The RNA shown here (c-di-GMP-I riboswitch aptamer) has 80 nucleotides and comes from a Gemmatimonadota bacterium. Of the family's consensus pairs, 95% are formed in the model.
RNA sequence: ACCCGACACAAGCACACCCGUCGCGAGGCGGGGCCGCAACGCAGGGAAUCUCUGGUCACCGAGAUUGUCCGGCUGCCGAA
Numbered sequence: 001a002c003c004c005g006a007c008a009c010a011a012g013c014a015c016a017c018c019c020g021u022c023g024c025g026a027g028g029c030g031g032g033g034c035c036g037c038a039a040c041g042c043a044g045g046g047a048a049u050c051u052c053u054g055g056u057c058a059c060c061g062a063g064a065u066u067g068u069c070c071g072g073c074u075g076c077c078g079a080a
Base pairs, nucleotide, nucleotide: 004078005077012037013036017032018031019030020029021028022027035067041073042072045070046069047068048065049064050063051062052061054060055059
């Protein structure tokens, strides 16, 4: 350095839910809250699921989720 992932060390993030706010909606943002996470960091490439006050409703298009999975890039620690 790479692989790997500990009843280690020092950190980190923040499910559900509640309040406020934005959105037709899925859902996003802020605060609280902590189920969990070895990438639960980043971006949204592929799939999947969901939404549409779009359509000709088979399907196509637009959007959303990313903590649903796969892949990409980057990073903390250092036992076996």